Model confidence (mean pLDDT): 81 of 100. This is a predicted structure of a 76-nucleotide RNA (transfer RNA) from Candidatus Scatosoma sp. Rfam family: tRNA. Gene Ontology term of the family: triplet codon-amino acid adaptor activity.
[in-house]
RNA sequence: GGGGAUAUGGCUCAGUUGGUAGAGCGGUACGUUCGCAACGUACAGGCCACGAGUUCGAAUCUCGUUAUCUCCACCA
Numbered sequence: 001g002g003g004g005a006u007a008u009g010g011c012u013c014a015g016u017u018g019g020u021a022g023a024g025c026g027g028u029a030c031g032u033u034c035g036c037a038a039c040g041u042a043c044a045g046g047c048c049a050c051g052a053g054u055u056c057g058a059a060u061c062u063c064g065u066u067a068u069c070u071c072c073a074c075c076a
Stems, first nucleotide, its partner, number of pairs: 001072007010025004019056001027043005049065005
C1' cells in the first nucleotide's frame, strides 16, 4: 500500500425483505428467608462507531472517515 471481517444497553450476542431495537448475564425494587444464596415478579438502561447521501421511512442500501482483527504485498 491492497483485499476481507467486525463495530448494537455495563458484558456476551441476536435483529430475515428497509417499516419506531430484543435476549441471556449483570443492576435496582419487591416477595419468599432470622439473614445470605437461590427462585419468582416488576422496573431502569442502547437511536445502533462517526459524518454525509438515497428514501415517505435506514441498525439494515450507497459514499467517506475512525478503531480492532485477519490475509497479501513491500522493506535498504